[in-house]
RNA sequence: UAGAGGCGCGUUGUGUUAUCAGUAUCGCCGUCCGUUAAAGGCUUCGCAGGUCUUUGGACGACGUGAAAGGAGCCGACGCCGAAGACGGAUGAGGCGUAAGUCCGGUCUGGGUAUAUGCAGAACAUGCAUAUAACUGUCGCAUCUUGCGGAGAGCUA
Numbered sequence: 001u002a003g004a005g006g007c008g009c010g011u012u013g014u015g016u017u018a019u020c021a022g023u024a025u026c027g028c029c030g031u032c033c034g035u036u037a038a039a040g041g042c043u044u045c046g047c048a049g050g051u052c053u054u055u056g057g058a059c060g061a062c063g064u065g066a067a068a069g070g071a072g073c074c075g076a077c078g079c080c081g082a083a084g085a086c087g088g089a090u091g092a093g094g095c096g097u098a099a100g101u102c103c104g105g106u107c108u109g110g111g112u113a114u115a116u117g118c119a120g121a122a123c124a125u126g127c128a129u130a131u132a133a134c135u136g137u138c139g140c141a142u143c144u145u146g147c148g149g150a151g152a153g154c155u156a
Stems, first nucleotide, its partner, number of pairs: 001156003006080001008079006015073003026063002029060005037055007045096003083108004087103004109135002112132008137149005
């Protein structure tokens, strides 16, 4: 420099499908509570602060009725420490923090299944830990197999 592991990894889309959900919102009616206490808009990622407006809030029935995130499929792109998690630095002009960027700083070869925990509307899915066999690679041996190591590896 070029390759290999295979339900291989990641990003992405004016794509598509289901879910989200008959939920939130809105309209009308009713019940209860409240009368200077509270709500809402703008500025913000959020808070604080500033500013403007309004009179309300909770629950129930009827009607109306979404969206975002996450997921499957399809397509495109970048790849094989691909990538993920944790930690640190930087990071939206007052504070905190996000996305992003950087650090061979720590751990993990890979996918699957199960269990636990966190996130999530979810029994989808993602992440972490543990266990199990499977699988790729190298080393050793008693070589149909067994044992062990780690990607800063292995092959050319």